[in-house]
Context: one part of a larger RNA
């Protein structure tokens, strides 16, 4: 040094477990702000630090209700000092307080800080307390005032509302790429897509025909399935892509369709009641064995020393609200009820939308020029004209069918189970990188229960071992379940 076998070590795979995640169902709620959000800073307990809570009235004040003998949140005992059947802790509803920063708004600013003015109360005074002092937009009175005489716009000021800002997707509008693809590329494609701004709702946007049809009719809009990869449209390349008309969902009409009081109270927001098992044998523990009952409108789940319908929470059912929120439903009041829309239709030139890329190109919008008719009227029926048919532009308003889901309950899953599953199961958007946008981890598991190892013994008043205790188990000792493999080692045989 191999090789085999026994026995460690190192490792942390695997095996089994979840507090955590991911994916939906069914309902709720869909907003939160100047009455000061969202996030945050500084603080705050008998306590050093971190989370949670809270705010100088600070793990908290008050009030009503609900429940109940213990309480003084967590990491985290333990010691102090209290509260507590005159009902505390705890739990729900209201109310009060709420520093300082943040739209931040009295002015500054390197946010969490600096400086400042005005009124009022106390107060000799110095202070002290309470309010006010951004900007915008409406209205409101006062004063001022141009072209320009009166006058009116401007202007400035008071007072009174209301915005602002923050929010995951959904939803409307203004603006608007590129890479790609076409096997280069330019029109085209992607994609009207990302992205950037505006604005809003719980839905948003459309919406009651100057709207399809086709000589029959149809009757507002949304959304689905068909119709169809048809019809067209396209360097006729790439590709792009309807409509009639059928079938569902939904249903609604109109000119404030709703507002405001009173009552009424389904239901939400804490709870309340809840049904039956015993012996017996294994064990460290009985829910497991055997055996004989039981209950069930409850045998969903969960926990308990193993695998419980009858031990515990709980689950069927059944009930429950002083307070707040609050569906419907009554009655009541006050107010609304417009009147046919011209620089429009419509031309012409430039562009867009429309599946339709000018083409024969209708319709639609509209930037520059123009520019009617007036119901005996117009506009449309895919160039155009003519018969026809249909419908009434240039004013508004509208519920439900329908999109999302950051948030809240309940429940599910042939979804994961710590290299999965969220970046994060653990004090993670943390440490740590980066000037900075921004990027970004790793790290669960002793035990049924700490019973977490008194005492003794080597050691440095160590680390760390050994005894002895603990417990079923300690090779379950806190670097703690299980404990593969790589990797190193004892021992023993054997070979070289």
């Nucleotide at each position: 040094c191999g090789c085999a076998c026994a026995c460690g070590g190192u490792g942390g795979a695997u095996g089994c477990c979840u507090u955590g995640g991911c994916a939906g169902u069914c309902a709720g709620a869909g907003g939160c702000g100047a009455u000061g959000a969202a996030g945050g800073a500084c603080g705050u307990g008998g306590u050093a630090a971190u989370c949670u809570g809270c705010g100088a009235a600070a793990a908290g004040u008050c009030u009503u209700g609900g429940g109940a003998a213990g309480c003084u949140g967590a990491u985290a005992a333990a010691c102090g000092a209290g509260c507590u059947g005159u009902g505390a802790u705890c739990c729900a509803a209201g109310a009060a307080u709420g520093u300082c920063c943040g739209a931040a708004u009295g002015g500054g600013g390197a946010a969490a800080c600096c400086c400042a003015c005005c009124u009022g109360u106390c107060a000799c005074a110095a202070g002290a307390c309470a309010g006010g002092u951004a900007u915008c937009u409406c209205a409101u009175a006062a004063c001022u005032g141009a072209a320009u005489a009166c006058a009116u716009a401007g202007g400035u000021u008071u007072u009174g509302a209301g915005a602002g800002g923050c929010g995951a997707a959904c939803c409307c509008g203004g603006g608007g790429a590129a890479c790609u693809g076409a096997a280069a590329c330019a029109u085209c494609u992607a994609a009207g897509u990302a992205c950037c701004c505006g604005g809003a709702g719980g839905a948003a946007a459309a919406g009651a025909a100057a709207u399809c049809a086709a000589c029959c009719g149809a009757g507002a809009u949304u959304c689905c399935c068909c119709c169809a990869g048809u019809a067209g449209c396209g360097g006729c390349g790439a590709g792009c892509g309807a409509a009639c008309g059928g079938g569902g969902a939904c249903c609604a009409g109109c000119c404030g369709a709703g507002c405001g009081a009173u009552a009424u109270g389904a239901g939400u927001u804490a709870g309340u009641g809840g049904a039956a098992g015993g012996c017996u044998c294994u064990g460290g523990a009985a829910a497991g064995u055997g055996c004989c009952g039981c209950c069930a409108u409850a045998g969903u789940g969960g926990g308990u020393g193993a695998u419980a319908g009858c031990c515990c929470c709980g689950u069927a059912c059944a009930c429950g609200a002083a307070g707040a929120c609050g569906a419907u439903u009554a009655u009541c009041g006050a107010c609304a009820u417009a009147u046919u829309a011209a620089g429009u239709a419509g031309g012409a030139c430039g562009a867009c939308a429309c599946a339709c890329g000018u083409g024969a190109u209708a319709u639609g919008u509209u930037g520059u020029c123009u520019g009617a008719a007036g119901a005996u009227g117009g506009g449309g029926g895919g160039a155009c004209c003519a018969u026809c048919c249909u419908c009434c532009a240039a004013g508004g308003c509208u519920a439900a069918a329908u999109a999302c889901u950051a948030c809240u309950g309940a429940c599910u899953g042939a979804c994961c189970g710590a290299u999965a599953g969220u970046g994060a199961a653990c004090c993670a958007g943390u440490a740590c990188c980066g000037u900075g946008a921004g990027g970004g981890a790793a790290a669960g598991g002793c035990g049924a229960a700490a019973a977490g190892a008194a005492c003794c013994c080597c050691g440095u008043u160590g680390a760390g071992g050994g005894g002895a205790g603990u417990g079923a188990a300690a090779u379950a000792g806190a670097c703690c379940c299980u404990g593969a493999a790589a990797c190193c080692g004892u021992g023993u045989g054997c070979g070289u």
The part of an RNA shown here (large-subunit ribosomal RNA, domain I) has 496 nucleotides and comes from Parendozoicomonas sp. Alg238-R29.
The prediction has a mean pLDDT of 86.
It was read from a public genome assembly.
It matches the Rfam family "Bacterial large subunit ribosomal RNA". Its family is annotated with structural constituent of ribosome and ribosome in the Gene Ontology.